[in-house]
RNA sequence: ACUUUAUAAAGAUGAGGCAAGAGACAGGCUCGAUGACCCUCAGGCAAGCUAAACACUUUUCAAGUUUUAGUAGUGCCAAUUCCUGAACUUAAAUGAAUAAUUUAGGUGAAUAUAAAUC
Repeated sequence: ACUUUAUAAAGAUGAGGCAAGAGACAGGCUCGAUGACCCUCAGGCAAGCUAAACACUUUUCAAGUUUUAGUAGUGCCAAUUCCUGAACUUAAAUGAAUAAUUUAGGUGAAUAUAAAUC
């Protein structure tokens, strides 16, 4: 860096430094000199993934499922990934209409995190 898989409506602070934008991108809408974002220190949340343990199953030493713990490696600590957004689809309403629009869902794209692979 590409690809694959899994997860993403819950949860979580304070101080110091810096200094003007930040929330991936576009459109909105929010946060921000009462100092945001970012960095450092301490603290915390959680169990998505890796390492750990128990039990069960099987194609049997490997794999899978469930549970426990929260030590370590990560991760995270405004708003549902803040909302919508490639492309499709279901239902209802409006409508003369098989057009079109709106609302509420679903698949999925995109983004983030982890592991594997290269």
A computed fold for a 118-nucleotide RNA from a Gammaproteobacteria bacterium, annotated as SAM riboswitch aptamer (S box leader). The organism belongs to Gammaproteobacteria, within Bacteria. Rfam family: SAM riboswitch aptamer (S box leader). Its family is annotated with regulation of gene expression in the Gene Ontology. The sequence was found by an Rfam model in a public genome assembly.